The prediction has a mean pLDDT of 77.
A computed fold for a 100-nucleotide RNA from Candidatus Cloacimonetes bacterium 4572_55, annotated as Bacterial small signal recognition particle RNA.
It was read from a public genome assembly, where an Rfam model found it.
Its Rfam family is "Bacterial small signal recognition particle RNA". By type it is a non-coding RNA gene. The family is grouped with related families in Rfam's "SRP clan".
Of the family's consensus pairs, 96% are formed in the model.
[in-house]
RNA sequence: CGCCAGAUCUUGCGCGACGUAACAUUACGAACCAGGUCAGGACCGGGAGGUAGCAGCCUUAAGUAACCCGUUACGGGUGCCGCAAGGCAAUCUGGUGGGA
Numbered sequence: 001c002g003c004c005a006g007a008u009c010u011u012g013c014g015c016g017a018c019g020u021a022a023c024a025u026u027a028c029g030a031a032c033c034a035g036g037u038c039a040g041g042a043c044c045g046g047g048a049g050g051u052a053g054c055a056g057c058c059u060u061a062a063g064u065a066a067c068c069c070g071u072u073a074c075g076g077g078u079g080c081c082g083c084a085a086g087g088c089a090a091u092c093u094g095g096u097g098g099g100a
Stems, first nucleotide, its partner, number of pairs: 001097008009086006015079002018075006025066004034059004042051003
């Protein structure tokens, strides 16, 4: 210097991490305009009993936080990942041939 092969390159299909969002889980969460139960008291009734229902308690809505275990979606200068096709401009690695 040449040749062959591979890698870096491009595209596609997968897998796994990372980031964001949503769902799920847990907790909190309504003076009254959510529900249930409604002490006291109020009302109806001759009475038995009934009616509405404040506080309290319970469950939850809108939402707030926790969790980042789990599920889904999206994303890329994600990964000494996998497979296939394409590409040979340059570099690197291995093998081989020749010259100085």